[in-house]
Model confidence (mean pLDDT): 85 of 100. c-di-GMP-I riboswitch aptamer from Paenibacillus qinlingensis, 85 nucleotides, folded computationally. The model forms 100% of the base pairs in the Rfam consensus. The source organism's lineage runs through Bacteria, Bacillota, Caryophanales, Paenibacillaceae and Paenibacillus. The sequence was found by an Rfam model in a public genome assembly. Rfam family: c-di-GMP-I riboswitch aptamer. Rfam links the family to the GO term cyclic-di-GMP binding.
RNA sequence: AACUGUAAAAGGCAAACUUAUCGAAAGGUAAGGGCGCAAAGUUAUGGGCCUAAAGCUUCGAAGCUAUGGCUGCCAAACCGCCAGU
Numbered sequence: 001a002a003c004u005g006u007a008a009a010a011g012g013c014a015a016a017c018u019u020a021u022c023g024a025a026a027g028g029u030a031a032g033g034g035c036g037c038a039a040a041g042u043u044a045u046g047g048g049c050c051u052a053a054a055g056c057u058u059c060g061a062a063g064c065u066a067u068g069g070c071u072g073c074c075a076a077a078c079c080g081c082c083a084g085u
Stems, first nucleotide, its partner, number of pairs: 002085004012037002017032006035072001041078003045075003048070003055064003
């Protein structure tokens, strides 16, 4: 350096839910809390998924659409602990 990740060791992150707050919403942030995770570290780059304020269509109900989001949906790129080969 590359590959592998099952036993350890040192650790790390933190689902659902609750409270507060931002937001039209999806969702985010902080605290609590732990379902789990060998990248559940970083990046919205590709795909996929979620929402629809504004806009457009519609007699109306409603529908369409991301410039808004989800890295704990799957990949990709970059960085990284330990051990083994």